[in-house]
The RNA shown here (transfer RNA) has 74 nucleotides and comes from a Bacillota bacterium.
Rfam family: tRNA. From the family's description: Transfer RNA (tRNA) molecules are approximately 80 nucleotides in length. Rfam classes the family as a transfer RNA.
The source organism's lineage runs through Bacteria, Bacillati and Bacillota.
The coordinates come from a structure-prediction model, not an experiment, and the mean pLDDT is 80.
C1' cells in the first nucleotide's frame, strides 16, 4: 500500500429483515437480611451506539470518508 473483520455502559458482550423507551451479565452505589461481614434478594445510577456526512417519514443497523484495533497478502 491492497483486501477482509471489528469499534454499543467501567468490563465482557447481545441487539434479527431499518421502526417500540438502546439491553444483559459482571462491577459500582443504596436498601433488606446479619451482632458485624460474606452469600442471597430488591432497587438505582451509568451510553455522543468511535467521529463526520449522506440516504430515509424513521439509522446502533444501509452508503461514503476519517480515526483506532486485529488478520491476510505485498
Nucleotide at each position: 500500500g491492497u483486501g477482509c473483520c471489528c469499534g454499543u455502559a467501567g468490563u465482557u458482550c447481545a441487539g434479527c429483515u431499518g421502526g417500540a423507551u438502546a439491553g444483559a451479565a459482571c462491577a459500582u452505589c443504596g436498601g433488606a437480611c446479619u451482632c458485624c461481614g460474606a452469600c442471597u434478594c430488591c432497587g438505582a445510577a451509568g451510553g455522543u451506539c468511535a467521529g463526520c456526512a449522506g440516504u430515509u417519514c424513521a439509522a446502533a443497523u444501509c452508503u461514503g470518508c476519517u480515526c483506532g484495533g486485529g488478520c491476510a497478502c505485498a